The RNA shown here (transfer RNA) has 71 nucleotides and comes from a Nanobdellota archaeon. Its Rfam family is "tRNA". Rfam classes the family as a transfer RNA. Its mean pLDDT, the model's own confidence on a scale to 100, is 83.
RNA sequence: GCACCUUUAGUUAAGUGGCAGAAUAUCGGCUUCCCAAGCCGAGGAUGCGAGUUCGAUUCUCGCAAGGUGCA
Numbered sequence: 001g002c003a004c005c006u007u008u009a010g011u012u013a014a015g016u017g018g019c020a021g022a023a024u025a026u027c028g029g030c031u032u033c034c035c036a037a038g039c040c041g042a043g044g045a046u047g048c049g050a051g052u053u054c055g056a057u058u059c060u061c062g063c064a065a066g067g068u069g070c071a
Base pairs, nucleotide, nucleotide: 001070002069003068004067005066006065007064010024011023012022018054026042027041028040029039030038047063048062049061050060051059
């Protein structure tokens, strides 16, 4: 330098056009003499910018970051 892949919650990770879901973590409650475990609940996320569309996490383009291969 070229090609390809990935980017969603603090972390891991589903969702392929119509309300963003789960685990774990955090916080609160119950339980307990206390802690842990267990049960219930709460808050928290679509990398950035444009385009297509009535509507974009999803499709297209660019940028950024990370990774793989080739040179």